[in-house]
């Protein structure tokens, strides 16, 4: 003096599918399955297009692999803590 990783604060993005009986239960899967001062993400990027995609699997989505080096996709600030380089002083 500088990068990181955690916090906090304001601000902003985003998702809510699937199967069975039938509209109110029940199972799956997941941080979260429609509203809770809730979860995620805010660029090493949530999550959306292409896609009603194309092969494995499965009850079904969900998973895995593809497509994919594809196409869009929402940030400021402040303090401490940890550590990380890099210069100086002093033992």
């Nucleotide at each position: 003096a500088u990068g990181a990783u955690c916090u906090g604060c304001u601000a902003g993005g985003g998702g809510u599918g699937c199967c069975c009986g039938u509209u109110c239960g029940g199972g799956c899967u997941g941080a979260g399955a429609a509203u809770a001062u809730a979860c995620c993400c805010u660029u090493g990027a949530a999550c959306u297009u292409g896609a009603u995609c194309c092969g494995g699997u499965u009850a079904g989505u969900a998973c895995c692999g593809g497509c994919g080096u594809a196409a869009g996709g929402a940030a400021g600030c402040a303090a401490g803590a940890u550590u990380u380089u890099a210069u100086c002083u002093u033992g």
This is a predicted structure of a 91-nucleotide RNA (TPP riboswitch aptamer (THI element)). Rfam family: TPP riboswitch aptamer (THI element). Gene Ontology term of the family: thiamine pyrophosphate binding. Rfam describes the family as follows. Vitamin B(1) in its active form thiamin pyrophosphate (TPP) is an essential coenzyme that is synthesised by coupling of pyrimidine and thiazole moieties in bacteria. The previously detected thiamin-regulatory element, thi box was extended, resulting in a new, highly conserved RNA secondary structure, the THI element, which is widely distributed in eubacteria and also occurs in some archaea. Analysis of operon structures identified a large number of new candidate thiamin-regulated genes, mostly transporters, in various prokaryotic organisms. The THI element is a riboswitch that directly binds to TPP to regulate gene expression through a variety of mechanisms in archaea, bacteria and eukaryotes. through a variety of mechanisms in archaea, bacteria and eukaryotes. Its mean pLDDT, the model's own confidence on a scale to 100, is 75.